[in-house]
Molecule: Glycine riboswitch aptamer
Organism: Yoonia sediminilitoris
RNA sequence: ACACACCAGCCGGGAGAGACGGUUAGGUCUGUCGCCGAAGGAGCAACCGCCCCGGUCACUCUCAGGCAAAUGGACCGGUUGGGGUGC
Numbered sequence: 001a002c003a004c005a006c007c008a009g010c011c012g013g014g015a016g017a018g019a020c021g022g023u024u025a026g027g028u029c030u031g032u033c034g035c036c037g038a039a040g041g042a043g044c045a046a047c048c049g050c051c052c053c054g055g056u057c058a059c060u061c062u063c064a065g066g067c068a069a070a071u072g073g074a075c076c077g078g079u080u081g082g083g084g085u086g087c
Base pairs, nucleotide, nucleotide: 002086003085004084006082007081008080009079010078011077012076013075018033019032020031021030022029034067035066036065040063041061042060043059047055048054049053
């Protein structure tokens, strides 16, 4: 220098799920019930391990979050930096 994986920043893409009532200049605020899963969190199947137990899915739950837009958003691509491994 190059390749690989990990961590962080930046840019781009990024889904799902509502109706009724009151109220408001206004999707403003609020109530009732309903709904969504891809921040986070929790649970466990299979699998793995050092087999007491632990790790762990996009599965499950819905505590949180969300159900116009905005924000957020797992994940994907690009880029910058950090240390690590290989050569």